[in-house]
Predicted 3D model of a 488-nucleotide part of an RNA (small-subunit ribosomal RNA, 5' domain) from an uncultured Pseudomonadota bacterium. The coordinates come from a structure-prediction model, not an experiment, and the mean pLDDT is 89.

Context: one part of a larger RNA
RNA sequence: GAACGAACGCUGGCGGCAUGCUUAACACAUGCAAGUCGAACGAGAACCCCGUCUUCGGACGGGAUUCCUAGUGGCGGACGGGUGAGUAACGCGUGGGAACCUGCCCCGGAGUGGGGAAUAACCUGGGGAAACCUAGGCUAAUACCGCAUACGCCCUGCGGGGGAAAGGCUUCGGCCGCUCCGGGAGGGGCCCGCGUCGGAUUAGGUAGUUGGUGGGGUAACGGCCUACCAAGCCCGCGAUCCGUAGCUGGUCUGAGAGGAUGAUCAGCCACACUGGGACUGAGACACGGCCCAGACUCCUACGGGAGGCAGCAGUGGGGAAUAUUGGACAAUGGGGGAAACCCUGAUCCAGCAAUGCCGCGUGGGUGAAGAAGGCCUUAGGGUUGUAAAGCCCUUUCGCACGCGAAGAUGAUGACGGUAGCGUGAGAAGAAGCCCCGGCUAACUCCGUGCCAGCAGCCGCGGUAAUACGGAGGGGGCUAGCGUUGUUC
Numbered sequence: 001g002a003a004c005g006a007a008c009g010c011u012g013g014c015g016g017c018a019u020g021c022u023u024a025a026c027a028c029a030u031g032c033a034a035g036u037c038g039a040a041c042g043a044g045a046a047c048c049c050c051g052u053c054u055u056c057g058g059a060c061g062g063g064a065u066u067c068c069u070a071g072u073g074g075c076g077g078a079c080g081g082g083u084g085a086g087u088a089a090c091g092c093g094u095g096g097g098a099a100c101c102u103g104c105c106c107c108g109g110a111g112u113g114g115g116g117a118a119u120a121a122c123c124u125g126g127g128g129a130a131a132c133c134u135a136g137g138c139u140a141a142u143a144c145c146g147c148a149u150a151c152g153c154c155c156u157g158c159g160g161g162g163g164a165a166a167g168g169c170u171u172c173g174g175c176c177g178c179u180c181c182g183g184g185a186g187g188g189g190c191c192c193g194c195g196u197c198g199g200a201u202u203a204g205g206u207a208g209u210u211g212g213u214g215g216g217g218u219a220a221c222g223g224c225c226u227a228c229c230a231a232g233c234c235c236g237c238g239a240u241c242c243g244u245a246g247c248u249g250g251u252c253u254g255a256g257a258g259g260a261u262g263a264u265c266a267g268c269c270a271c272a273c274u275g276g277g278a279c280u281g282a283g284a285c286a287c288g289g290c291c292c293a294g295a296c297u298c299c300u301a302c303g304g305g306a307g308g309c310a311g312c313a314g315u316g317g318g319g320a321a322u323a324u325u326g327g328a329c330a331a332u333g334g335g336g337g338a339a340a341c342c343c344u345g346a347u348c349c350a351g352c353a354a355u356g357c358c359g360c361g362u363g364g365g366u367g368a369a370g371a372a373g374g375c376c377u378u379a380g381g382g383u384u385g386u387a388a389a390g391c392c393c394u395u396u397c398g399c400a401c402g403c404g405a406a407g408a409u410g411a412u413g414a415c416g417g418u419a420g421c422g423u424g425a426g427a428a429g430a431a432g433c434c435c436c437g438g439c440u441a442a443c444u445c446c447g448u449g450c451c452a453g454c455a456g457c458c459g460c461g462g463u464a465a466u467a468c469g470g471a472g473g474g475g476g477c478u479a480g481c482g483u484u485g486u487u488c
Base pairs, nucleotide, nucleotide: 001488002487003486004485006484007483008482009481010480013360014359015358016357017356018355019353020352021318026316027315028314030313031312032311035075036074037073040072041071044067045066046065048063049062050061051060052059053058082271083270084269091196092195093194094193095192096191097190100188101187102186105184106183107182108181109180110179111178112177113147115145116144122137123136124135125134126133127132153162154161155160167176168175169174197243198242199241204234205233206232209231210230211229212228213227214226215225216224246268247267248266249265250261251260252259253258273294274293275292276291277290296307297306298305299304324350326349327348328347332346333344334343335342336341363393364392365391366390373384374383375382376381397429399424400423401422402421403420407415432477433476434475435474436473437458438457439456443472444471445470446469447468453460454459
């Protein structure tokens, strides 16, 4: 000098765009953050129509329409959002590889025949304070299970053997689906070369350890697992151990080389109270799923239960320090749905903060009798100083009133009566901070008297201090200016 997710002190007019718990991966009240489909299904409710019965109140059955909390079923909850604890590792970066999987989407081929048995909801009963549990009975399906069929598919000893489906809506044209197979796109799993912090005051480490064979397991290779066999494998080109740390694109600095760093944005990884485990599923060992254990908090009728903000707000705590318990799905995107639409604290906006960057303003011209006042003085004057006043103008921003968008291909605008435009009033509402001994730009007076104090370094202060404190004057930067911290 530059930089910052900064903080602190003094000060503070406006706008645009960004950014905002770096500390306790500390604990969390409350609300919201993942649902949707009635065109998969059975119930249920309302109104209307028809039929039967009627004590004339209505009841029952059938049909049509609409709605539908809960339930069965489907898809989604593995995305999106958060955090950086752990991890020195094929985790990441880069370049390769072969033994793999892939719901929804696209292309192509073939098919969608005929049956069955249940079960929630519901009804009845029982238990419990609750969470909830339980017995019996009834019922539907795109839920479940056989049978048939199989171009291609799987197994095979090549003889053969095995394996599928689901319907719904319809204006009857069709549309959305379902099953098997092949291919694609995108996504993912796995392996390898190279690169990736400090310590040798860590020198040896290793028993599934290293390799082989048989077997198991996986979507898949593999010591991934297991039995047996061999005795290997890594290491001074730093193994092992200890400490530290998410990695990268990037960011800061620098002429560069390099050094430092990894907030925001983007890619990857890891985690979701702590530890462990699997289930479901195309995909998880699953943040707002399940089970077990633990710590903690809460409820309880003491028998037993409930919970997990490192989602968005918000609270306590810690800290030098970091925001609203806001609006909207209008846009973009995501989930579900045939659609209408529903959901979306993703997102888009608004609020708060000079936290940063950028822009603008706090007025312009004229004005010497160089006014008054202040300060200095050799008492003549000098300086503040065209500065002020006065006179003449202007109106950015702000203020008041009116009009009022784009963002939205036809409809739909949270932002927002916002941006912008027009009119009006009036210099009116808008300047501070640090410094002035040398480095380093800017000097005098008074006070103080090695005191009080200053200080980045050198150093100032003990009676004339340009270095302390005040004043006048001056220098620098400016809605900021200084200080502290950190990096180059």